[in-house]
Context: one part of a larger RNA
Molecule: small-subunit ribosomal RNA, central domain
Organism: metagenome
RNA sequence: UUGGGUUUAAAGGGUGCGUAGGCGGAAUGGUAAGUCAGUGGUGGAAUACUACAGCUCAACUGUAGAACUGCCAUUGAAACUACCAAUCUUGAGUACAGUUGAAGUGGGCGGAAUGUGUUAUGUAGCGGUGAAAUGCUUAGAUAUGACACAGAACACCUAUUGCGAAGGCAGCUCACUAAGCUGUAACUGACGCUGAGGCACGAAAGCGUGGGUAGCGAACAGGAUUAGAUACCCUGGUAGUCCACGCCGUAAACGAUGAUUACUCGAUGCUGGCGAUAUACAGUCAGUGUUCAAGCAAAAGUGUUAAGUAAUCCACCUGGGGAGUACGAUCGCAAGGUUGAAACUC
Numbered sequence: 001u002u003g004g005g006u007u008u009a010a011a012g013g014g015u016g017c018g019u020a021g022g023c024g025g026a027a028u029g030g031u032a033a034g035u036c037a038g039u040g041g042u043g044g045a046a047u048a049c050u051a052c053a054g055c056u057c058a059a060c061u062g063u064a065g066a067a068c069u070g071c072c073a074u075u076g077a078a079a080c081u082a083c084c085a086a087u088c089u090u091g092a093g094u095a096c097a098g099u100u101g102a103a104g105u106g107g108g109c110g111g112a113a114u115g116u117g118u119u120a121u122g123u124a125g126c127g128g129u130g131a132a133a134u135g136c137u138u139a140g141a142u143a144u145g146a147c148a149c150a151g152a153a154c155a156c157c158u159a160u161u162g163c164g165a166a167g168g169c170a171g172c173u174c175a176c177u178a179a180g181c182u183g184u185a186a187c188u189g190a191c192g193c194u195g196a197g198g199c200a201c202g203a204a205a206g207c208g209u210g211g212g213u214a215g216c217g218a219a220c221a222g223g224a225u226u227a228g229a230u231a232c233c234c235u236g237g238u239a240g241u242c243c244a245c246g247c248c249g250u251a252a253a254c255g256a257u258g259a260u261u262a263c264u265c266g267a268u269g270c271u272g273g274c275g276a277u278a279u280a281c282a283g284u285c286a287g288u289g290u291u292c293a294a295g296c297a298a299a300a301g302u303g304u305u306a307a308g309u310a311a312u313c314c315a316c317c318u319g320g321g322g323a324g325u326a327c328g329a330u331c332g333c334a335a336g337g338u339u340g341a342a343a344c345u346c
Stems, first nucleotide, its partner, number of pairs: 004317003007300002012314001014201004021194003025088002028085004033081002035077008049065006091191001092188003095184006103177007110154001114150008125136002162169002206247006215241002220236004258313006266291009295302002319346003328339004
């Protein structure tokens, strides 16, 4: 490079926005850059190919031909691509009217539970385990009641549900903000798809500064267990978990399945619209599940939410180990991240 692949064998970027680039709807006229046809010129010789000939043959050599798939010029064609002009509405967007939800940011409020403090009742245990012990307790614990304070999380509703690009999102309420869907078919008129670099977002843990700290709880201490026990179990407990601002940029960031578009038998649920009205009936649009035909697949399975049939663009793979390591570069306060080999070995 060609070919083949990427759910599970190696392989889809964590997610989005978007630059360059690549690709791009319907119909009309024009141009003729790509494209196609003709003609002319050129395309050194040798080599290679074909035919014939010369060394007794062959290698070798000679002569002729074809070829040299290319380039330049010129004359035409106008279907396709491109460009120019004017047009269309089905792709895309806008408007208007509805509607949906744990979508986001900031504020306010709430009750249960837990812990602590004060106080009241009350007396000898409580707690914990497989069994115990450490621990707490006559300086009155545990238990029960009242009051107060604190921080964190929001039982039931809750679902096979919903929303969000992904990460993720759940008490109630207010303000601000974003999005989807449906209906009308009013407006714009291809404004689209993808997207190397780039930018933004990105669980948990971790880091910096300042707060906060009820519960839980790495580290640590003690008690057990055990041959030992740097563990599993128990009693405590610091960072952390929480908030504000700033970093980090990784996960089995998973549907282990990139985005977009079109097409391809059915059955049956759920969610949100439309359907004048109703949780009626048939239907339809969008989403979300289960099951299945054809097809596909090594099989498991998948199957209109494809892993089927096609198209466009991006990313990635090429035996196991060495190794996501070394070196270099770059980002970071650090921890480390990104990029990413080879020797050697099987």